[in-house]
Context: one part of a larger RNA
RNA sequence: AGUGGAUGGCUCGGCUCAAGCGCUGAAGAGGGGCGUGCCAAGUUGCGAAAAGCCUCGGGUAGGCACAAGGAGCCUUAGAACCGAGGAUGCCCUAAUGGGAACUCUUGACUCUUUUUGAGUCGAUCCGUAAGGAUUGGGAACGCUCUGAAUUGAAACAUCUUAGUAGGAGCAGGAGGAGAAAUCAAUUGAGAUGCCGUGAGUAACGGCGAGUGAAAAUGGCACAGUUCAAACCGAAUCCCUUCUUGAAAGAGGGGGGAGAUGUGGAGUGGUAAGUGGGAGUCAUAUAAAGCCCGCCCUAUUGAAGCUGAAGUCCCCUGGAACGGGGCGCCAUAGAGAGUGAGAGCCUCGUAAGCGUAAGAUAGAGGGCUUGAUUCCUUACUUGAGUACCAUAGGUUGGAAUUCCUGUGGGAAGCUGGGGGUUACCAACCUCCAAAACUAAAUACGUCUUGAGACCGAUAGUGUAAUAGUACCGUGAGGGAAAGCUGAAAAGUACCCCAAAUAAGGAGGUGAAAAGAGCCUGAAACUAAAUGGUGAUAGAGUGGUAUGGCUUGGAAGUGAUGAAGCAAUCUGAAGGAGCAUCUCGUGAGGGAUUAGUACGAGGAUUGUAGAACAAAGUUGUAUCUUACGUUCUGGAGAACGGGCCAGGGAGUAUAUCUCAGUGGUGAGGCUAACCUGUAAAAGGGAAGCCGCAGGGUAACCAACAAGUUCGCACUCGUAAGAAGAGGAACGACGUAUGAACUGCGUGGAAUCACUGGGAUAUGACCCGAAGCCGGGUGAUCUAAGCGUGGGCAGGCUGAAAUUCUUCGAAAGGGGAAUGGAGGGCCGAACCGGUGAUGAUCUACAAAUCUCUCGGAUGACCUGCGUUUAGUGGUGAAAGGCCAAUCGAACCCGGCAAUAGCUGGUUCCCCUCGAAACAUACCAAAGUAUGACCCGAUCUGAGAUGGAUAGCGCUGUAGAGCGACCGAUUGGAGGAUCCGGAGUCGAAAGACCUCGCCCUCUUGUCAAACUCCGAAUGUGCUAUCGUCGUAGAAGAUCGGAGUCGGGGCUGGGGGGGUAAGCUCCCAGUCCGUGAGGGAAUGAACCCUGACUGGGGUUAAGGUCCCUGAGUGUCGGCUAAGUGUUAACACUAAAGGGCGUUGCAAACCACAAACAGCUGGGAGGUUAGCUUAGAAGCAGCUAUCCUCUAAGGAGUGCGUAACAGCUCACCAGCCGAGGUUUGCAGCACCGAAAAUGGAUGGGGCUUAAGCCGACCACCGAUACCCCAGGGCUCCGAAAGGAGAUCCGGUAGAGGGGCGUUCUGCAUGGGCAGAAGUAUCCUUGUGAGAGGGUGUGGACCGUGCAGAAACGAGAAUCCUGGUACUAGUAACAGCAUAGUUGGGUGUGAAUCCCAACCGCCGAAGGGGCUAGGUUUCCUUGGCAAUGUUCGUCAACCAAGGGUUAGCCGGUCCUAAGAUGUGUCCUAACUGGAGCACGUCAAAUGGGAAGCAGGUUAAUAUUCCUGCGCCGUCCAGCCUAUGUACCUAAAGUACACCUGACGCUUCUGGAUAGAUUGAGCGGUGCUGUCGCACCGUCUAAACAUCGAAACCUAUGGAGUGCCGUAAUGGCGAGAAGUAGUGGAAUAUGUGAUAGCGAAAGUCAGUCGAGUCCCGGAGCCCGUGAAAAAGGCGGCUGGAUGUCCGUACCGAGAACCGACACAGGUGCCCCUAGCUGAGUAGGCUCAGGCGUGU
Repeated sequence: AGUGGAUGGCUCGGCUCAAGCGCUGAAGAGGGGCGUGCCAAGUUGCGAAAAGCCUCGGGUAGGCACAAGGAGCCUUAGAACCGAGGAUGCCCUAAUGGGAACUCUUGACUCUUUUUGAGUCGAUCCGUAAGGAUUGGGAACGCUCUGAAUUGAAACAUCUUAGUAGGAGCAGGAGGAGAAAUCAAUUGAGAUGCCGUGAGUAACGGCGAGUGAAAAUGGCACAGUUCAAACCGAAUCCCUUCUUGAAAGAGGGGGGAGAUGUGGAGUGGUAAGUGGGAGUCAUAUAAAGCCCGCCCUAUUGAAGCUGAAGUCCCCUGGAACGGGGCGCCAUAGAGAGUGAGAGCCUCGUAAGCGUAAGAUAGAGGGCUUGAUUCCUUACUUGAGUACCAUAGGUUGGAAUUCCUGUGGGAAGCUGGGGGUUACCAACCUCCAAAACUAAAUACGUCUUGAGACCGAUAGUGUAAUAGUACCGUGAGGGAAAGCUGAAAAGUACCCCAAAUAAGGAGGUGAAAAGAGCCUGAAACUAAAUGGUGAUAGAGUGGUAUGGCUUGGAAGUGAUGAAGCAAUCUGAAGGAGCAUCUCGUGAGGGAUUAGUACGAGGAUUGUAGAACAAAGUUGUAUCUUACGUUCUGGAGAACGGGCCAGGGAGUAUAUCUCAGUGGUGAGGCUAACCUGUAAAAGGGAAGCCGCAGGGUAACCAACAAGUUCGCACUCGUAAGAAGAGGAACGACGUAUGAACUGCGUGGAAUCACUGGGAUAUGACCCGAAGCCGGGUGAUCUAAGCGUGGGCAGGCUGAAAUUCUUCGAAAGGGGAAUGGAGGGCCGAACCGGUGAUGAUCUACAAAUCUCUCGGAUGACCUGCGUUUAGUGGUGAAAGGCCAAUCGAACCCGGCAAUAGCUGGUUCCCCUCGAAACAUACCAAAGUAUGACCCGAUCUGAGAUGGAUAGCGCUGUAGAGCGACCGAUUGGAGGAUCCGGAGUCGAAAGACCUCGCCCUCUUGUCAAACUCCGAAUGUGCUAUCGUCGUAGAAGAUCGGAGUCGGGGCUGGGGGGGUAAGCUCCCAGUCCGUGAGGGAAUGAACCCUGACUGGGGUUAAGGUCCCUGAGUGUCGGCUAAGUGUUAACACUAAAGGGCGUUGCAAACCACAAACAGCUGGGAGGUUAGCUUAGAAGCAGCUAUCCUCUAAGGAGUGCGUAACAGCUCACCAGCCGAGGUUUGCAGCACCGAAAAUGGAUGGGGCUUAAGCCGACCACCGAUACCCCAGGGCUCCGAAAGGAGAUCCGGUAGAGGGGCGUUCUGCAUGGGCAGAAGUAUCCUUGUGAGAGGGUGUGGACCGUGCAGAAACGAGAAUCCUGGUACUAGUAACAGCAUAGUUGGGUGUGAAUCCCAACCGCCGAAGGGGCUAGGUUUCCUUGGCAAUGUUCGUCAACCAAGGGUUAGCCGGUCCUAAGAUGUGUCCUAACUGGAGCACGUCAAAUGGGAAGCAGGUUAAUAUUCCUGCGCCGUCCAGCCUAUGUACCUAAAGUACACCUGACGCUUCUGGAUAGAUUGAGCGGUGCUGUCGCACCGUCUAAACAUCGAAACCUAUGGAGUGCCGUAAUGGCGAGAAGUAGUGGAAUAUGUGAUAGCGAAAGUCAGUCGAGUCCCGGAGCCCGUGAAAAAGGCGGCUGGAUGUCCGUACCGAGAACCGACACAGGUGCCCCUAGCUGAGUAGGCUCAGGCGUGU
């Protein structure tokens, strides 16, 4: 610089409060639609008389709205504009003649001159009638009816929320209430309403949560009347008309109402009235009441009018309203504007003036009326009422406040109601069952004014074309967006360029402020400049120190900076050399010497201008962000892309505590009155206090009786006295009583400020849900009405015929036939698998292949119905508009949330708990413990040490001391139990158990004959703290109730755990620093700030500060280099090695080695094929010897052989074995290559032991500074122990916006903004220079929408991702040349090539709504381009009697009447109407031509229908009627299912020929194309049916099939009559011309007819049948463009989806509309 739009300044807009004022409409409102201007899209105005017309008044020079332009016009003959009154006033809407929802359409009647125009015609109610009234709208307020839920109760049901929200009806400027059958309480009041108070009281209440009056009293405002009845009985009233009057009114005529009573009289509770009786006064120019409003008088009243004083001089400036100087006005110095701050420039202001319509009052005019007292007691005085019972609702109403339902049900003045439980009595009080009534009160659509309210993310959603754009089917939801300048003076002209784009140059202006234009921040982007840079990266920085650059101003500095030199002083700490001396040694000690040195401080000399500081960078070192939740976070736990702006403890009421202030046994007012700019004053109703106790009845207290004693005072002291304070006593009251409870020796109250509590949304954001009222069936589910669709092929049911078998019943065969929730398979519907593709898609469900159904419970269009406490559902909790285990929208609503997240400036002091108890409690709360603050009090307190006197039952130990468990042995006994042996048995023996004795070996949390250490109580002494106030007490405020690690501590559980639950201690939590490489809690050590030293833990080879230190051992494994934790390492094993111990052998010669011997009986016996030392079994002797086994091993078939044991010799000194201990070894396996922290280390740099030095922290010491607490008046001091800190408590400050008072700055430059400097512990404050161009501060008080980094926060802007994904993929499509043009892959033309072809061709709905056509453009839109366009701009375009609507009725809808409902915009659907189909029903048109764009619409030609008129001709189903007027009834047509088949036609296709044309070809010839024509009229024309004739059984006739026949077959004749064909149409049209004939195939089309099927039988109405012929006239209104889809529709898009229907659709191959290829035609833009 850009981008962006914060900040500052501004404000035609909001917000709040106050005053005024307050309805409107059939005389057509409010609201809307459409029009309306010379050019006109929006807003405003107006209405076909259309930004306006007329009259009157005001007003004055300009005007033609916002709105500036062009062209023109009006106006001094008074325009515009303002006020008042008129005229006009299209269509819809209460909407009102009928109807509709396309704001359009269509009638009847009357009048008028025809067209045409004007008027009347809705419903309900009142009225005899004439006639009248009502309807709808309105912001809130009002009354009546109806009436939730969330929520609270920590759940929930009565209760609460709440008679709230919502709904229904109705009214007015207010509404409602209202003149006692009321209250009160022994005194009395005297309609109602509203405010204060009573009072959070009485009362209600799971007596929980909560709810909650009245009388009385202080005020505001005040106002009272009329009927029914008794008595009289037409004395009355209405309409119309005439006379009179201004009117009110008076008088007359006519008609009507009224005896079911018009009118008069009369209306009270101390009873009154009527009637009866007896009196008094009056009978008017009186009095009272009411009515009118011409003229006259007064006041008021619209637009409006008058209104003082400088524009004098100088300066600055673009401009003076600023500064300086000199004046003036003021009943006016409120305010606004004007080129910057204006009393005197303008508008205004103070003060005055004026009037139309109208209003008020008066003068004036008129109408009506007898009043009153006493006596009497005959009559009258509001009925399904009062009242009772019962069931509900409601209320504070309890024992019933008010109301309703049901059932009962009075009295009549000698009466009746009420007096807060029933009844009785007395007393008091009132008179119901009829009606009206102003003000005081509520609200704010509207007008005006004001503000310690906002100032464009604020304030209304809207400062502006805002309820707009946009979204949604709809109800409904709902934005963003302000600023040129004093004045447009809004950039002339020129250059470049295709260009009016952009740029350059130039001009205007004070300044470009240059058009979304004041200021112009940050994120972000680009460039330049300074620094740095390729030996090397990482919470982005801190600290220290260098380099380069800057160092203008502001700060320090000529009163002398930096630098250099010197001198003095100097804390803690503290050397060296040298000498002596100690130690094996490292090294130490003494002297030197507390010397040198030492942070710092001071001074002098020299010097002569810099320094501080800023930017960047190098080096060294340290260092894992922030917020939150947590025992614990750098955490790989959560939150934030970044920046800017917004964003959270507030208000009221009540209670409580503290502080400050006023008054004080008293204190204060509330509403209201008066009044002001604000204030001040009045006002005692009432509240709090002055007395308590008790359920209540009720009773009712120390002005001090005793003692102690702090402070203060006095005193030298001892001590005295002693406010407040404490103790005792006494007293009041309750109780039967008490050594019991509560209270008593006076302090409150009001205001303000602050802390806390409760109620309200209550610090902010956040649910899922609940309820109310509405909106939706264009999606989808189901029903109903009316229409449409389903190529082709296969199978072959019943039935029938023929044939055959059988006596029959019945069966077989062959045909015909054409059934079926039959089969295959297109369209169509669906959606099986690929668990394919896609999955920021083509698509918020698609694509490809594959697959299911495809005549049916089938698919589908249009119309219509069902609605959320619901519908629909062949049922999946499916579907009900991309939403469903209860839709959507708005409201209750700021629901609730014991849960999550967030909660904004600074400093200082103290500082926790994660425990106990209770709880439907364990995510919470309350109380206690623990923390903080304030006050009171006044002398002791105590964690330590020692001693003394006590307490204990653990560790241990023991059990021959209990208790319980428990090993082995010996002996004994034998009653007992078991097994066994012997015996005939008795019995014996043996053995086990049991028992006894001895001996041996063990255990205990719930064993103890014993029993420590420790622990603990009291006392004493010491220590420590305390009058500078300890301990204690009271009050106020919290937080906390998730804890965790460690100890070879103590335990429970557990195999164990970084486990769990406790105890003791400690630390982390809330704790920094050093060490352990790294680490919450392990070791050292508790951080106020800066500096200098010395040590701790731990270390001293290098990284790395300090020893390759000393002495002595061990290890060979890189063991190790690891205090513990963590890093796992064990059983087991080994001639590893070192040390120790024991036993044995050994000079009479050991151990080892070498040399030699190692024999005989005998081959031992047995066994064996063999067995000889050596397969196996048995035995294992004897002899010779120095020694030699009936053999240790190898070996052989068996022998042999070798060897060993054993012996001797040689040698010559230690040897063998076992155990213990140290250090090593094996045992030893994990995933990318890897870790003692690394390098590396081997008599160590490992391990063990003993030492000497040194390093090392925020510890300790010292210096300097700050804070805190305390003392003090201050100055100044004191602190042995002060200054880590989360939750939290307390104290003091900084800043922002606004107000008051005071005082300042500013165009010679305010705020803001960018950057730099100075300063404070900090929040911050001050200053400089640019930019900027008009406002801004300071002090003292006051008031707050007052401080931002976090809330997946909100809004805006802008990065990264990223020049990335996509613009290719599902359909295979273009190429070349030319043209246009500044520019061409993309536009146009041509050629070639390619794609679709039951479509991607043609026609046409719904829907869209101009997209159609032409011309001109290319900023945007178009996924690229663009000269092109469905884009932009301008102009043009839709023509109907016969195409459709219009008419008819269907499902259904709706109106009126009626009924239901509290009511309705609700419901019912009985009657009578109306509406409802652009595919149902239905009067009538075809062919050709024509336009850029329309055509069955225009034109040409030829036709047809309805209605009317005229003329002519004929004649009925019945009845009426008589006429070419009709009516009624009846009948027929309209008028109808599915399946299947015959017949007759046509469209069309195709073959051959002729004719015409084109192309090719040397010729013959070949190929291709064409060869056409409607409605209408006339004629022809099959079948069914009917009639006549006929007369059929040995049956006959007939069909594709079924079938038919004396109830009449065949045959014959007639009636009847479709499509179609032929002719005419057409001497025409079309075609350049030809424009003819024959054959084949042949329809899902047209027509006629038959059969089968059904638990299914397959619309209604209008209309027509219901005369004929000819001529004439007439046929209004609406739709008609274009698309109709791989770009005009629905899907946010030019979207591979959906959509609809319907119709047409050729050839070859083929069964085929399948598939493949091609005509016609269309595309090459899946842009």
This is a predicted structure of a 1727-nucleotide part of an RNA (large-subunit ribosomal RNA, half A) from a Candidatus Methanophagales archaeon. The source organism's lineage runs through Archaea, Methanobacteriati, Methanobacteriota, Methanomicrobia and Candidatus Methanophagales. Rfam family: Archaeal large subunit ribosomal RNA. Its family is annotated with ribosome and structural constituent of ribosome in the Gene Ontology. The coordinates come from a structure-prediction model, not an experiment, and the mean pLDDT is 82.